Source information
The part of an RNA shown here (small-subunit ribosomal RNA, 3' major domain) has 465 nucleotides and comes from an uncultured bacterium. It was read from a public genome assembly. Its mean pLDDT, the model's own confidence on a scale to 100, is 82.
Context: one part of a larger RNA
RNA sequence: AGACGGGGACUCGCACAAGCGGUGGAGCAUGUGGUUUAAUUCGACGGUAAACGAGAAACCUUACCAAGACUUGAAAUGUGUACGAAGAUAGUCAGAAACGAUUAUCGUCUUUACGGACGUACACACAGGUGCUGCAUGGUUGCCGUCAGCUCGUGUCGUGAGACGUUCCCUUAAGUGGGGUAACGAGCGCAACCCUUGCCCUGUGUUAUAUGUGUCACAGGGGACUGCCGUUUUAUAAACGGAGGAAGGCGAGGAUGACGUCAAAUCAGCAUGGCCCUCUGAUGUCUUGGGCUACACACAUGCUACAAUGGUCGGUACAGCGGGCUGCCAAAUCGUAAGAUGGAGCUAAUCCCACAAAACCGACCUCAGUUCAGAUUGAGGGCUGCAACUCGCCCUCAUGAAGUUGGAAUCGCUAGUAAUCGCGGAUCAGAACGCCGCGGUGAAUACGUUCUCGAGUCCUGUACU
Numbered sequence: 001a002g003a004c005g006g007g008g009a010c011u012c013g014c015a016c017a018a019g020c021g022g023u024g025g026a027g028c029a030u031g032u033g034g035u036u037u038a039a040u041u042c043g044a045c046g047g048u049a050a051a052c053g054a055g056a057a058a059c060c061u062u063a064c065c066a067a068g069a070c071u072u073g074a075a076a077u078g079u080g081u082a083c084g085a086a087g088a089u090a091g092u093c094a095g096a097a098a099c100g101a102u103u104a105u106c107g108u109c110u111u112u113a114c115g116g117a118c119g120u121a122c123a124c125a126c127a128g129g130u131g132c133u134g135c136a137u138g139g140u141u142g143c144c145g146u147c148a149g150c151u152c153g154u155g156u157c158g159u160g161a162g163a164c165g166u167u168c169c170c171u172u173a174a175g176u177g178g179g180g181u182a183a184c185g186a187g188c189g190c191a192a193c194c195c196u197u198g199c200c201c202u203g204u205g206u207u208a209u210a211u212g213u214g215u216c217a218c219a220g221g222g223g224a225c226u227g228c229c230g231u232u233u234u235a236u237a238a239a240c241g242g243a244g245g246a247a248g249g250c251g252a253g254g255a256u257g258a259c260g261u262c263a264a265a266u267c268a269g270c271a272u273g274g275c276c277c278u279c280u281g282a283u284g285u286c287u288u289g290g291g292c293u294a295c296a297c298a299c300a301u302g303c304u305a306c307a308a309u310g311g312u313c314g315g316u317a318c319a320g321c322g323g324g325c326u327g328c329c330a331a332a333u334c335g336u337a338a339g340a341u342g343g344a345g346c347u348a349a350u351c352c353c354a355c356a357a358a359a360c361c362g363a364c365c366u367c368a369g370u371u372c373a374g375a376u377u378g379a380g381g382g383c384u385g386c387a388a389c390u391c392g393c394c395c396u397c398a399u400g401a402a403g404u405u406g407g408a409a410u411c412g413c414u415a416g417u418a419a420u421c422g423c424g425g426a427u428c429a430g431a432a433c434g435c436c437g438c439g440g441u442g443a444a445u446a447c448g449u450u451c452u453c454g455a456g457u458c459c460u461g462u463a464c465u
Stems, first nucleotide, its partner, number of pairs: 001465002003462003007459007015449002019413005026304008034295002042053002064290007073126001077125008087106007109116002128277002131275003137271002139266003142262001144260001149188006155164003168179003194254004199222007208213001225248001228242005306406001310365007322353003327346002332341003372403001377398007419441007
């Protein structure tokens, strides 16, 4: 100088408290461990791994296993020799395919005729590797943490390591600002500049619309600055209250992540040093089938419930973000339904996806393992796709399990938030209870900082570095 303290002072954070809703109990989904397996590919492991890489494992993906094949190779560059322009089409045999063997037809480049371009075969350099090392690395990322810190120049003090500056008082979300001061300045951070949103004005109206327009869309401006008033205060920074205002003291949200820490994560996204495998039938490459989906069990994250603030049936409303040409697919018809037929419109403010659902109105159920709950299983169908057995999704009928609010413990959230309700998108042939977004309805509580956890500043102790 740091780090640490079951040391002190001060301050902050959904950290506690005050509240609301969960997890932990049940069933299912998904991930992980373990076990099993020919293989159950690999990575990630306290917080900071475990609906994570993966924003889609039937084949492919795919890296794993079994079996069958290839060896200059699936793709690349170059050299030599030989042959042929290149190439296109249709077969035959064996086979699971890959591949191997083979037949026929069409076609016959350019040129300075040495050769050139291209292809095939052989040979040689080489390729190839999701093989190892993230403790050799780049790049990227997580956490502390959007916490307020981390430093430098000159100067001064100290024998020196170093210190001061950055400490102190007030203040702030903030090393934010003011005052004071052996400091004076400066840099990276903070804030602001950027985007979205809330109010107003102007302009433009296509496809919005009641044909009047300006709800609306797009573009450009304005508006908020403690600006005004009062109180407190060194009458400084500021705090509190008020007015006006759509909005008030950072208006709300996003993007933005300092010096560094954890030899943190990633050689399997990519790149890359070194090592290893490859004419010894491979750790390279291709194919078929299987596996990644196993199942005494344990953990994590979710979904659905246990019901009457509810369930079922009928009727009536109100969104926003988005997506669409190998696409979205209307009307109409068929089907209980999933869906099928159909073919209008749309390269989209035009058409379609697309009826939002909770809500509201009416009826039944009357506290029960039930008209709750829906697992599991049987049967029959539909869709995608070469192909749904391992191993997809959906519909109908039947079946109707556990479950009556969950021990110790533990998580999220301070406002249009929690809770609850549906909708869209990426991925995608098909396949979300996950993820990323969107709107609808819409709370309760915060006395306070003693305690728990984490963090910051100063003082202090230390046998630690």